The RNA shown here (Glycine riboswitch aptamer) has 89 nucleotides and comes from Allobacillus salarius. The organism belongs to Allobacillus, within Bacteria. It matches the Rfam family "Glycine riboswitch aptamer". About the family: This family represents the bacterial glycine riboswitch. The prediction has a mean pLDDT of 81. Of the family's consensus pairs, 91% are formed in the model. The sequence was found by an Rfam model in a public genome assembly.
[in-house]
RNA sequence: AUGAUUAUAAGGGGAGAGACUGGGAUAGCCAGCGCCGACGGAGCAAGUAGGAAUACGAAUCUCUCAGGCAAAAAGACCCUUGUAGGACG
Numbered sequence: 001a002u003g004a005u006u007a008u009a010a011g012g013g014g015a016g017a018g019a020c021u022g023g024g025a026u027a028g029c030c031a032g033c034g035c036c037g038a039c040g041g042a043g044c045a046a047g048u049a050g051g052a053a054u055a056c057g058a059a060u061c062u063c064u065c066a067g068g069c070a071a072a073a074a075g076a077c078c079c080u081u082g083u084a085g086g087a088c089g
Stems, first nucleotide, its partner, number of pairs: 006084008018033001020032004034069003040065001041063003047056003
């Protein structure tokens, strides 16, 4: 001195599904039915270890516990910038 993977902060973009029904003063609350998956959570394949039992084992897959189903909020992931870091040259 180039500044990768990665982590973090800020900004931007960001889907899905009932403004359902009843009570209650709309939302919030309670009950009921129907749905959604891209916060979170849980489960598993190949494979690895093992004599075996079994253990580890990913997700945008699966399940919907929680969460969500007008707006708002949240939101995986993507982009930009800053910071940390220092692979490679």